Notes: This is a predicted structure of a 73-nucleotide RNA (transfer RNA) from a Candidatus Micrarchaeota archaeon. Model confidence (mean pLDDT): 81 of 100. Rfam family: tRNA. Rfam classes the family as a transfer RNA. Rfam's curators write: Transfer RNA (tRNA) molecules are approximately 80 nucleotides in length. It was read from a public genome assembly.

[in-house]
RNA sequence: GCCCUGGUAGCUCAGCCGGUAGAGCGCCUGUCUUGUAAACAGGAGGCCGAGGGUUCAAAUCCCUCUCAGGGCU
Numbered sequence: 001g002c003c004c005u006g007g008u009a010g011c012u013c014a015g016c017c018g019g020u021a022g023a024g025c026g027c028c029u030g031u032c033u034u035g036u037a038a039a040c041a042g043g044a045g046g047c048c049g050a051g052g053g054u055u056c057a058a059a060u061c062c063c064u065c066u067c068a069g070g071g072c073u
Base pairs, nucleotide, nucleotide: 001072002071003070004069005068006067007066010025011024012023013022019056027043028042029041030040031039049065050064051063052062053061
């Protein structure tokens, strides 16, 4: 320098052909318990790495940049 994969909640990851974002764990509250844990019930939390474009509508398509990993020369 070129190619490929990935960047979505605190963490690990889903999200099919564009239609307005979800799970597990963690966290908070309650029930239960002498108390803790476990179990059960409920709740908070992300505008999707950044910028731009297409579209009525973009996490999703296109371009540029950036970060991480892998490969080639």
NCBI's taxonomy places the organism under Archaea, Nanobdellati, Microcaldota.